This is a predicted structure of a 74-nucleotide RNA (transfer RNA) from a bacterium. The coordinates come from a structure-prediction model, not an experiment, and the mean pLDDT is 80. It was read from a public genome assembly.
[in-house]
RNA sequence: GGGCACAUAGCUCAGCUGGUUAGAGCAUCGUUCUUAUAAAGCGGAGGUCGAUGGUUCGAGUCCAUCUGUGCCCA
Repeated sequence: GGGCACAUAGCUCAGCUGGUUAGAGCAUCGUUCUUAUAAAGCGGAGGUCGAUGGUUCGAGUCCAUCUGUGCCCA
């Protein structure tokens, strides 16, 4: 230099053919239980879906560019 893949909660990931409230597990906070802790039960908070722009009535999802990471070729 050329090509491919990935980027969603603190971490690991799901999200169907674009559709109206973006989810799960773990972690965290509160609470019940306990002398206390752990475990277990219940409840909560936490995301402008990597950035910018575009298409569309509507974008996490499609398109372009950029950024970061990984892999392959030279």